The prediction has a mean pLDDT of 87. c-di-GMP-I riboswitch aptamer from Deltaproteobacteria bacterium HGW-Deltaproteobacteria-1, 83 nucleotides, folded computationally. Of the family's consensus pairs, 95% are formed in the model.
Order: sequence, then structure tokens, then C1' cells
RNA sequence: GACAGGACGAGCCAAACCAGGAGUAAUCCUGGGACGGAAAGCCACGGGUCCGGAGUUGAAGGCCGGAUAGCCGGGUUGCCUCA
Repeated sequence: GACAGGACGAGCCAAACCAGGAGUAAUCCUGGGACGGAAAGCCACGGGUCCGGAGUUGAAGGCCGGAUAGCCGGGUUGCCUCA
């Protein structure tokens, strides 16, 4: 230094739900809250899922736009160092 790990130590984040707010919606923000998390820090690059739109006699698939990083993969940065 890296891998691995989460012992030691310092801490960190925050599910559901509730209140207020933004948005057509998915969902997001603020406060409370704590299910959990070794990256549950950050990134929409690939896939998945969700929402909106156009299109069609009507559909499926596909297309356009948006969302989700606590769905998976990937990229990148960080604390400790017992074995």
C1' cells in the first nucleotide's frame, strides 16, 4: 500500500410510519423516527423495476422524457488494522 474483514476505536447513514412542502405521477426535500447497513458516501454507464407522454381502431413490443444508488452489476472516494 492492497485484498480481506468490521475485532479495536472514532463515528456515520437512516427503512416503515407520522407532520409540513414540491411534483400530473413515480418519487423527492425538511423535521421526527429506527428496519437495517462495512460504504445504506458519490455517480444514471449497463440491466431491472416504477411513473408520464406520443403513437395505434385497440393492444403488445418498441420509442421519448422522468424516477429509483436502501434492486443488481460497474466506476470512484473514505475510517480502523486484531487475525